[in-house]
Context: one part of a larger RNA
RNA sequence: CUGGGCGUAAAGCGCACGCAGGCGGUCGCGUAAGAGUGCGGGGACAGUGGGCGGCUUAACUGCCCAAGGGUCGCACAGACUGCGUGACUGGAGGGCCAGAGAGGGACCUGGAAUUCCGGGUGGAGCGGUGAAAUGCGUAGAGAUCCGGAGGAACACCAAUGGCGAAGGCAGGGUCCUGGCUGGAACCUGACGCUCAUGUGCGAAAGCCAGGGGAGCGAACGGGAUUAGAUACCCCGGUAGUCCUGGCCGUAAACGAUGACCACCAGACGUGGGAGGUAUCGACCCCUUCCGUGUCGUAGUUAACACGAUCAGUGGUCCGCCUGGGGAGUACGGUCGCAAGAUUAAAACUC
Numbered sequence: 001c002u003g004g005g006c007g008u009a010a011a012g013c014g015c016a017c018g019c020a021g022g023c024g025g026u027c028g029c030g031u032a033a034g035a036g037u038g039c040g041g042g043g044a045c046a047g048u049g050g051g052c053g054g055c056u057u058a059a060c061u062g063c064c065c066a067a068g069g070g071u072c073g074c075a076c077a078g079a080c081u082g083c084g085u086g087a088c089u090g091g092a093g094g095g096c097c098a099g100a101g102a103g104g105g106a107c108c109u110g111g112a113a114u115u116c117c118g119g120g121u122g123g124a125g126c127g128g129u130g131a132a133a134u135g136c137g138u139a140g141a142g143a144u145c146c147g148g149a150g151g152a153a154c155a156c157c158a159a160u161g162g163c164g165a166a167g168g169c170a171g172g173g174u175c176c177u178g179g180c181u182g183g184a185a186c187c188u189g190a191c192g193c194u195c196a197u198g199u200g201c202g203a204a205a206g207c208c209a210g211g212g213g214a215g216c217g218a219a220c221g222g223g224a225u226u227a228g229a230u231a232c233c234c235c236g237g238u239a240g241u242c243c244u245g246g247c248c249g250u251a252a253a254c255g256a257u258g259a260c261c262a263c264c265a266g267a268c269g270u271g272g273g274a275g276g277u278a279u280c281g282a283c284c285c286c287u288u289c290c291g292u293g294u295c296g297u298a299g300u301u302a303a304c305a306c307g308a309u310c311a312g313u314g315g316u317c318c319g320c321c322u323g324g325g326g327a328g329u330a331c332g333g334u335c336g337c338a339a340g341a342u343u344a345a346a347a348c349u350c
Stems, first nucleotide, its partner, number of pairs: 003322004007304002012318001014201004021194003025088007033081002036076006048066007091191001092188003096183004103177007110154001115149007125136002162169002206247006215241002220236004258317006266295011299306002323350003332343004
């Protein structure tokens, strides 16, 4: 260099943006770098194929001929790739008109509930469990009513629903702001796809500084259970959970399924838009586009299953795998305050 793979067997980077690189729509004209054909030069030695010879043979070896990837020059051709140039609109982008949405950020705000505080009534229990006990309570608990404080989360709507690149996003309002879908076809004219390195985003936990702290609750204390009980159950409870700023950069970051494009039966739901039919109008019904589901044809698959949201048929680019353990470890590098993250072996062993 040549191969086969990556839903579950080893294997898709957590997600995105994107430089280099790779790849790239339709129609002309030119060029002839790539690729093609012909002719020619050269193609060391050894080696290889053929012929002949030398060691008794062979291996080995001597001589002659030939082939030889690639390479250089000239010529031809001009389909394909490249390059130059002109044009196009289907890819891509923009403008216009509509539309849906827990998409993001900041600020303001609401009610229910828990807890705590004050007060009234009241007077012996409450709480908790399988049963109990620890715990709370005559210094008046629990219950009930009124008032107040504070923090966190938002019942119903709610969906098998929506939005977001992923992580993720849910009371209500205002402001700022990203993306998406449909319609008509006005503009630009290939402006595209992917992306090593890089950059940004990235649940929870954890870390630093400053706030906050109702409920819950690692650690911890106590009560039970038990042979024991460093647990499961119960009573407490600190970090934390919340906010601001800064780190960390991981996950069963999952659809365990990279991104983009084209093509390949249908049926039934559901969210959003457009058109038609119908109607006074709306609903219904039909067509169509986008999203999201269930079943299923062809096909695929080791099977399970997948099946227009593909794991089907093809294409472009990237990432990754190559027996188990050792090990996602050691060492070194980079990053981090740390915890650690990332890159990543070998001996040995089966």
The part of an RNA shown here (small-subunit ribosomal RNA, central domain) has 350 nucleotides and comes from an uncultured bacterium. The full RNA is in RNAcentral, with records from ENA and SILVA. It matches the Rfam family "Bacterial small subunit ribosomal RNA". The prediction has a mean pLDDT of 88.